RNA sequence: AGAGUCGCCCGGAUCACCGCGUUGUAGCAAUACACCGAGGAAAGUCCGGACUCCAGAGAGCAAGGUGGUGGGUAACGCCCACCCGGAGCAAUCCGCGGGAACAGUGCCACAGAAAAUAAACCGCUCGUUAGCAAUAGCGAGUAAGGGUGAAACGGUGGUGUAAGAGACCACCAGCAUGUACGGCAACGUAUGUGGCUAGGCAAACCCCACUUGGAGCAAGACCAGACAGGUAGCGCUUGAGAACUGCUCGUUCGAGCUACCGGGUAGGUCGCUUGAUUCCGUGAGUAAUUGCGGAACUAGAUGGAUGGUGAUCCGUUCUUGUUGCGAAAGCAUUAAGGACGACAGGAUCCGGCUUAUAGGGCGACUCUUCUU
RNA sequence: GGCUUGGUAGCUCAGUUGGUACGAGCGAACGACUGAAAAUCGUUAGGUCGCCGGUUCGAUCCCGGCCCAAGCCAC
Repeated sequence: AGAGUCGCCCGGAUCACCGCGUUGUAGCAAUACACCGAGGAAAGUCCGGACUCCAGAGAGCAAGGUGGUGGGUAACGCCCACCCGGAGCAAUCCGCGGGAACAGUGCCACAGAAAAUAAACCGCUCGUUAGCAAUAGCGAGUAAGGGUGAAACGGUGGUGUAAGAGACCACCAGCAUGUACGGCAACGUAUGUGGCUAGGCAAACCCCACUUGGAGCAAGACCAGACAGGUAGCGCUUGAGAACUGCUCGUUCGAGCUACCGGGUAGGUCGCUUGAUUCCGUGAGUAAUUGCGGAACUAGAUGGAUGGUGAUCCGUUCUUGUUGCGAAAGCAUUAAGGACGACAGGAUCCGGCUUAUAGGGCGACUCUUCUU
Repeated sequence: GGCUUGGUAGCUCAGUUGGUACGAGCGAACGACUGAAAAUCGUUAGGUCGCCGGUUCGAUCCCGGCCCAAGCCAC
């Protein structure tokens, strides 16, 4: 200098005028003043919790979720570290990564002889029949070769044989298993033994381990106010129905419940925002994270506030001109004018993930080439 | 705000142990019938199975993430 990988941050600033919302103060009120007023994703609502009600949430089955190992956490399907497999020269990235689909069931279209207790289409070999012969028919053997397919029942070489074959041998791959060493573990390294070999799919059923009660702030509590009931079914202690979600049991409540038609109100207060909070220092830890000390306060709206205009500056870019270099293309410099400044926006609150995001900045690392 | 369901031909809908891109009705085009039309009969075309990834030899179907549409909730 070029190419690339990973992590983090910013994502317009200030002022003036007008306007909006909460809170506080003053005021009988109108209103005035003061303070504060969206995000890294507030989003999707995909996971996990807090909180609230149902019994401080029961038992069994069913159903669902997760899935290498260890750790972190309130918890998780998240994060960190490591292992294994794959991609890359490398930095690094990707993996729903248990049952090495030898507990069982199932599927593998088309093609192909055969798709899973293997199997003879061509070929090869032997026998036999016919034939002068080439060859053809029949029977038997054969998975080494051809062809099909996403996938064909270990690979290479040799022995062997009529031809062949783990039938036998050597090496290699892979599987199962024992021992030693290292590691908390997943696992790795070394070495021995075994049978010669066991296809793929569990994001198919299933099995194993762990795990999940249901609903959700329109939860829920209180206050105020309005109205009109009717029809059908079931039940009234021999228990309908509710908590309770699919079923059974169990516990508690229990005189009304369910369906349809019809009528009324859709107001206020609380829940509500200070919290597993953020920042700084320091200790522990490879890290995620966490202990201790200090500091900070950062929206609570509900026909749902947080906006508009102007000026100056900043960044990017375009046009025109100046100056410098240059043969030119162009590069740099400076002035004026114009345009642009992304994605988006709270609704009970947190921890994650995912998705959207103009442009810019910082840090760490890798490879190649050149110079010293 | 929270919760639930759906997306397949121009329209309305079928379609699952994953196997040729999968149908039906209506509609469209063409032909037959008719003097002409309607109805009827016949033939034909028409599909990124909402989009993007993954598992698999192979996805409408199984898994994940997005996009769009519809419905429900208080006393």
This is a predicted complex of two RNAs, RNase P RNA and transfer RNA, with 447 nucleotides together. It holds a member of the Rfam family "Bacterial RNase P class A". The family's RNA type in Rfam is ribozyme.